[in-house]
Parts: sequence; C1' cells; structure tokens
RNA sequence: AAUCAUCUUCGGGGCGAGGUGUAAUUCCUCACCGGCAGUUAAAGUCUGCGAGCAAAUUUUUUGCAGGAUCCUGUGAAAUUCAGGAACCGACAGUAUAGUCUGGAUGAGAGAAGAGAAUA
Repeated sequence: AAUCAUCUUCGGGGCGAGGUGUAAUUCCUCACCGGCAGUUAAAGUCUGCGAGCAAAUUUUUUGCAGGAUCCUGUGAAAUUCAGGAACCGACAGUAUAGUCUGGAUGAGAGAAGAGAAUA
C1' cells in the first nucleotide's frame, strides 16, 4: 500500500411578502431549497443508489409505488461550467403542502477514522 472481519463518528435543505377566504406557511402572484456514488469537467433534471408501502424463508430477499432540461457559448472533453429560459419534488394529517405537523431521538445510499488477520 492492497484486500477486508469488526468498531466508532458523521450522514437533507427550504414559506419571507402580498391576495382570496369562516378556515390555507396547503389555493393564486412573487420568494426559497436541492441526499449519496459515478460520469474525460463541478449534475435536483444523465447513469446507478437511498428514503415509502407490502409480503415472505425477516441481520435478508422479492414485489409494488414514486419526478423533472433545453438553447447558446467556451473547451480535447460539460444534458455537470458560464449566460439564458424551463421543469420536478414519497407517505399520513389538515382548505388541496417540495418548504408545516407526524412516522423519525427512526432508517439510510454513503463519507471519514480506528483496526484483527493474510500476503
């Protein structure tokens, strides 16, 4: 250094203003936010993963549900950068919710560190 038991820690952001209304942070106008890994170059919208629900043979596996991007420019290379214009956002509750409350002091893709053994 590589591989890798095991352990520890970390591991999701956002409604401010106005309008209507008996009632809305849920509707309307503007506002605001963007998990993880990968990708010749940095991604909410590319590829893959995670988060929800159900079942079973329950440290796991299987099934189901669930979204979205284009143009121009630079470049060897960018749906990732710059400029411009768009779009999307689980479930339950409640006046219809990406932003409130709840499951959740949960789970988790994964990140960092410690470390036995092998060669």
A computed fold for a 119-nucleotide RNA from Acholeplasma hippikon, annotated as FMN riboswitch aptamer (RFN element). The source organism's lineage runs through Bacteria, Bacillati, Acholeplasmatales, Acholeplasmataceae and Acholeplasma.